[in-house]
Context: one part of a larger RNA
RNA sequence: AGUGAACGCUGGCGGCAGGCCUAACACAUGCAAGUCGAGCGGCAGCACAGCAGUAGCAAUACUGUGGGUGGCGAGCGGCGGACGGGUGAGGAAUACAUCGGAAUCUGCCUUGUUGUGGGGGAUAACGUAGGGAAACUUACGCUAAUACCGCAUAAGACCGUAAGGUGAAAGCGGGGGAUCGUAAGACCUCGCGCGACAAGAUGAGCCGAUGUCGGAUUAGCUAGUUGGUGAGGUAAUGGCUCACCAAGGCGACGAUCCGUAGCUGGUCUGAGAGGAUGAUCAGCCACACUGGAACUGAGACACGGUCCAGACUCCUACGGGAGGCAGCAGUGGGGAAUAUUGGACAAUGGGCGCAAGCCUGAUCCAGCCAUGCCGCGUGGGUGAAGAAGGCCUUCGGGUUGUAAAGCCCUUUUGUCCGGGAAGAAAUCGUACGGGUGAAUACCCCGUGCGGAUGACGGUACCGGAAGAAUAAGCACCGGCUAACUUCGUGCCAGCAGCCGCGGUAAUACGAAGGGUGCAAGCGUUACUC
Numbered sequence: 001a002g003u004g005a006a007c008g009c010u011g012g013c014g015g016c017a018g019g020c021c022u023a024a025c026a027c028a029u030g031c032a033a034g035u036c037g038a039g040c041g042g043c044a045g046c047a048c049a050g051c052a053g054u055a056g057c058a059a060u061a062c063u064g065u066g067g068g069u070g071g072c073g074a075g076c077g078g079c080g081g082a083c084g085g086g087u088g089a090g091g092a093a094u095a096c097a098u099c100g101g102a103a104u105c106u107g108c109c110u111u112g113u114u115g116u117g118g119g120g121g122a123u124a125a126c127g128u129a130g131g132g133a134a135a136c137u138u139a140c141g142c143u144a145a146u147a148c149c150g151c152a153u154a155a156g157a158c159c160g161u162a163a164g165g166u167g168a169a170a171g172c173g174g175g176g177g178a179u180c181g182u183a184a185g186a187c188c189u190c191g192c193g194c195g196a197c198a199a200g201a202u203g204a205g206c207c208g209a210u211g212u213c214g215g216a217u218u219a220g221c222u223a224g225u226u227g228g229u230g231a232g233g234u235a236a237u238g239g240c241u242c243a244c245c246a247a248g249g250c251g252a253c254g255a256u257c258c259g260u261a262g263c264u265g266g267u268c269u270g271a272g273a274g275g276a277u278g279a280u281c282a283g284c285c286a287c288a289c290u291g292g293a294a295c296u297g298a299g300a301c302a303c304g305g306u307c308c309a310g311a312c313u314c315c316u317a318c319g320g321g322a323g324g325c326a327g328c329a330g331u332g333g334g335g336a337a338u339a340u341u342g343g344a345c346a347a348u349g350g351g352c353g354c355a356a357g358c359c360u361g362a363u364c365c366a367g368c369c370a371u372g373c374c375g376c377g378u379g380g381g382u383g384a385a386g387a388a389g390g391c392c393u394u395c396g397g398g399u400u401g402u403a404a405a406g407c408c409c410u411u412u413u414g415u416c417c418g419g420g421a422a423g424a425a426a427u428c429g430u431a432c433g434g435g436u437g438a439a440u441a442c443c444c445c446g447u448g449c450g451g452a453u454g455a456c457g458g459u460a461c462c463g464g465a466a467g468a469a470u471a472a473g474c475a476c477c478g479g480c481u482a483a484c485u486u487c488g489u490g491c492c493a494g495c496a497g498c499c500g501c502g503g504u505a506a507u508a509c510g511a512a513g514g515g516u517g518c519a520a521g522c523g524u525u526a527c528u529c
Base pairs, nucleotide, nucleotide: 001528002527003526005525006524007523008522009521012376013375014374015373016372017371018369019368020334025332026331027330029329030328031327034079035078036077039076040075042072043071046070047069048068050065051064052063053062054061055060086287087286088285095212096211097210098209099208100207101206104204105203109200110199111198112197113196114195115194116193117151119149120148126141127140128139129138130137131136157166158165159164171192172191173190174189175188176187179186180185213259214258215257220250221249222248225247226246227245228244229243230242231241232240262284263283264282265281266277267276268275269274289310290309291308292307293306312323313322314321315320340366342365343364344363348362349360350359351358352357379409380408381407382406389400390399391398392397415465416464417463418462419461423456428450429449430448431447432446433445434444435443473518474517475516476515477514478499479498480497484513485512486511487510488509494501495500
C1' cells in the first nucleotide's frame, strides 16, 4: 500500500460498485424454454354469427343446437430446447496463451445460377373394448399434412480410367382485369417457404512449434508401446481401431511416479526488475447426484433429453414407480463470514412467428449489508463577566476556553406541501414518392405526419414552508511515534508489535482531567507485496 474480508465499539445521508472464499453437502416450494392455426386433422373449454324453441306487442331475455367465425386444450408436424444462466470438482496437458498449418464440416444469414412435375401407403389425435393403485399401457377401427415413400426430370454434384451409372423438392397465405368453370378453383401476380449447386460470412473440429507449479528422500518408463504395409472408421489427418511385418519410442535439456492447481486478458504490490494472485467484468476449457453409453440433430455424447448401473430421498394397493437447484429466490447443514421464496418484459438481447404477439429469474430495476471507493452533512458569524462546573495548583493562579450561554444569520441533509422528467421510437396507421406487376389490388423500400407503449416511479430533478432544528465516534499519549498530569494499585491486578513497564510518588497497569491522530468511521485479527 492492498483485501470478495471477519471481529469489537460506534453509526446521519447520497452516488457507484461488490456480496457462500467453507460442504462439486443435502434440498421443501414457486418460477428459470418455448413458440408457430399463414404446415395438418380437428374442437375439450371460452366467445360470436346463424338456426330452432319458450316468454313477451316489441326491444330483449332464457334454453337447445351450432367448426360457419374469432380463437384454441390435447395431438401430428416445423424451428428452438447444443444459446443464454451456473460452478471450478477434475485436469500439469486431448487444457490455456501466442504464432503457424492442411486433410474438414457449418442450421439460421448474404450473393449468384437453377428447379419446385406427377403419384402412393400409413399413423397419432378420435372412437370402441380392455389391463394397472399409480406411472402408464394393449388390441381393433377411422383420418390429415410442409410427417413418410416411390416415379419423372439432373445444368452443376457424387461414383467411375472411360463408357456409363446414382441421387431432389412442399406447400401455405394476400390480391386480381379478361378467359374457362355450377362451384371449389384453374389462370395471372406478390410474399413466405421447399430442392440442387457455387461462393461468402459466422461458428466448430483437427495438427505443429514455444511457454505454463513443487518434489530426485520418485531414475529408469513403454507392448498398440514406436514405425511401416493393407484394411476399417470419421465431416476430416492419424495406432483412432484391426490384421500382418519390423524393433522401436521417451529419459539428468528430468522421462515415469507423487503432490498441488481451472488457464488467460488482467488484479495487488514495487522506482523498476520481480514477487503474489486469477473475486467481480471479458475470452477459452471442463463439469451438471456418481460412473458408463449411445440416440436425435447442422451442431450434444446434451444442467432443467433418453437408456443402463450405483448411492440417496420420496410414493405405493408391495406387483411397481418418481426425483436430481454447480439456473433465480429460498431451507437445513458447515462456517469467523456473504443478501429478497421482490417488480417488469418499459429498454437491450435471445427463441418462435408474415405479423400482431407469446416466452425469457438472460437482462433492466427495486430490497438487504458502512463490504469498499467517492461526495456531503452534523452549522456560520459575533460573543470575556475569560460565567458556572470539572481538573490541576507553588493557593497567587492556570486550564477546559470563544468553548458554552447570549445576540445576529443560514437551511445542505432530514420533515411537510406542490410541480415533475430523460430513458420511447421503432413495430402500427395514414399521405406522397419509388420498386414489383397487366393493375389506381396486394407486397416491399424511403420520406413526412399521426397515434399507442415506462417495471424503476410520483423516482431523479425543480419550487416553496417552518426550524439549529434530525446527526460523532474510535484508537492512542515511555521510545520507535504526533500527544502529560493527578489519583488508585504495589512484581499484585494488569499491559505489550519490538525494546520492555508494575516490588509505595508508575507520563508504560486502572480511572479522571487534558491532549494527539483519523473520522461515519476507528481499531484489532488474518493474508499478499